The RNA shown here (transfer RNA) has 75 nucleotides and comes from Alphaproteobacteria bacterium UBA3760.
Taxonomically the source falls in Alphaproteobacteria (Bacteria, Pseudomonadati, Pseudomonadota).
The coordinates come from a structure-prediction model, not an experiment, and the mean pLDDT is 82.
Its Rfam family is "tRNA". About the family: Transfer RNA (tRNA) molecules are approximately 80 nucleotides in length.
RNA sequence: GGCCCCAUCGUCUAAUGGUUAGGACACCACCCUUUCAAGGUGAGAAUCCCGGUUCGAGUCCGGGUGGGGCUGCCA
Numbered sequence: 001g002g003c004c005c006c007a008u009c010g011u012c013u014a015a016u017g018g019u020u021a022g023g024a025c026a027c028c029a030c031c032c033u034u035u036c037a038a039g040g041u042g043a044g045a046a047u048c049c050c051g052g053u054u055c056g057a058g059u060c061c062g063g064g065u066g067g068g069g070c071u072g073c074c075a
Base pairs, nucleotide, nucleotide: 001071002070003069004068005067006066007065010025011024012023013022018055028042029041030040031039048064049063050062051061052060
């Protein structure tokens, strides 16, 4: 350099092109408990960036960025 794959809450992971973008764990608040842990209830928190297609994009297309894999060239 070429080709391929991946990118969603703090982490992991869902979402036929049409959901208020869901769940688990963690964090926070409250309850429970003599205290802690466990348990219960609740709240906050995300679609890597720029364009395009579409009535509608996390999803499809192009480019970029980052990560991973395979494979060359020169020396």